[in-house]
Model confidence (mean pLDDT): 82 of 100. The RNA shown here (transfer RNA) has 72 nucleotides and comes from a bacterium. It matches the Rfam family "tRNA". By type it is a transfer RNA. RNAcentral holds the sequence, with entries from ENA.
Parts: sequence; C1' cells; structure tokens
RNA sequence: GGUGCCGUAGCCAAGUGGAAAGGCAGAGGCCUGCAAAGCCUUUAAUCGGUGGUUCGAUUCCAUCCGGCACCU
Repeated sequence: GGUGCCGUAGCCAAGUGGAAAGGCAGAGGCCUGCAAAGCCUUUAAUCGGUGGUUCGAUUCCAUCCGGCACCU
C1' cells in the first nucleotide's frame, strides 16, 4: 500500500428498513440470626463520526476514525 471482517449501555451480546432483546455488573426489596445463593422490581445505549438515499436508517451507499485478519 491492497482486500476482507468488526465497532450497539460500565462489560458481553441479539437485531440488518417501521425505530434496540437478553445476560453480567449497578440500585431498591423479599428470604436469612447475619451472609452467600435464589427470587421480584428497576436505572442505563440519539447503535464509532460526518454526509447521502428514503415518508422513515442500527440496518442501504460514500468517506473518515478505531480494532482484528490476510496479501504484498
């Protein structure tokens, strides 16, 4: 330098045009003599940035940024 994949909450991660599931962690409660485990409730993501297409974009397109892999 070229090609491909990935970027979604503090962490992991699903969703791939009609507007974001779940788990861990956090907060409150139940239980217990106290804890742990278990159970219930609950907070948290303008989906890496900027443009474009569209009535509508996490999703499609372009470019940039970051990470990984391969080729040279």